[in-house]
RNA sequence: CAAAGAAAAGGGCAAACCUGCCGAAAGGCGGUGACGCAAAGCUACGGAUCUACAGCCGAAAGGCCAUGACUGCCGGGUUGCCGAG
Numbered sequence: 001c002a003a004a005g006a007a008a009a010g011g012g013c014a015a016a017c018c019u020g021c022c023g024a025a026a027g028g029c030g031g032u033g034a035c036g037c038a039a040a041g042c043u044a045c046g047g048a049u050c051u052a053c054a055g056c057c058g059a060a061a062g063g064c065c066a067u068g069a070c071u072g073c074c075g076g077g078u079u080g081c082c083g084a085g
Stems, first nucleotide, its partner, number of pairs: 001085001005082001012037002018031005035072001041078003045075003049069002055064003
């Protein structure tokens, strides 16, 4: 200096369940708890997925709709610890 993510060390994050608050919902935040994770750090940029308060359609039942959500679904961008050579 580069790098396959094997091994090791020090650390890091935290699914489900339960629970308090916020939200129309999806979901978010905190507590508890560890299923897992080498970017499970950051970013809604592309696709996928979820929701449908308001709005539109409808006699009704209901349908449509993202401007909402999700990066722990797949890519892209960006920053970064260790590391067999």

The RNA shown here (c-di-GMP-I riboswitch aptamer) has 85 nucleotides and comes from a Desulfobacterales bacterium. It was read from a public genome assembly, where an Rfam model found it. Model confidence (mean pLDDT): 88 of 100.